[in-house]
RNA sequence: GAGAAGAUUGGCGAUGGAGUCCGCCCAGAACCGCCCAUAGGGCUGAUGACUCCUACUGAACC
Numbered sequence: 001g002a003g004a005a006g007a008u009u010g011g012c013g014a015u016g017g018a019g020u021c022c023g024c025c026c027a028g029a030a031c032c033g034c035c036c037a038u039a040g041g042g043c044u045g046a047u048g049a050c051u052c053c054u055a056c057u058g059a060a061c062c
Stems, first nucleotide, its partner, number of pairs: 010025004016053006033043004
């Protein structure tokens, strides 16, 4: 350096899917939003970040 064989290649980051990057956790884990007059109400966002798609919302035009 090449070939062959075997084993491993998990989960998560507040609502969907894909790609890239980052971070966290080793299963009794990571993770499971916030606020208030508190058991009843209210608020932001489909991202951890970026891009695209889908859904939702607002405005304008046809």
The RNA shown here (Fluoride riboswitch aptamer (crcB RNA motif)) has 62 nucleotides and comes from a Gammaproteobacteria bacterium. Rfam family: Fluoride riboswitch aptamer (crcB RNA motif). Its family is annotated with response to fluoride and positive regulation of gene expression in the Gene Ontology. The prediction has a mean pLDDT of 77.